[in-house]
């Protein structure tokens, strides 16, 4: 210096190729237990990295940026 991959909830990660997105887990809140801990039910929690374009309407299509990783010189 080229070329590809990832960036989604508090952490881990799925889904979707144009009509506002979910799991386990963690956090709340009730049950249950003398009391925790397990368990059960419930519940809050995400401007989908970021800025711009397109489109009625963008997580998603285009374009450029920034982290991080791989590979190549």
């Nucleotide at each position: 210096g080229a070329g590809g991959g990832u960036a989604u909830a508090g952490a881990u990660c799925a889904a979707g190729u144009g009509g506002u997105a979910g799991a386990a887990u963690g956090c709340c809140u009730g049950c249950u237990u003398a009391g925790c801990a397990u368990g059960c039910a419930g519940g809050a929690g995400a401007u989908c990295c970021u800025g711009g374009g397109u489109u009625c309407a963008a997580u998603c299509c285009c374009c450029a940026g920034u982290a991080c990783c791989c590979u190549c010189c």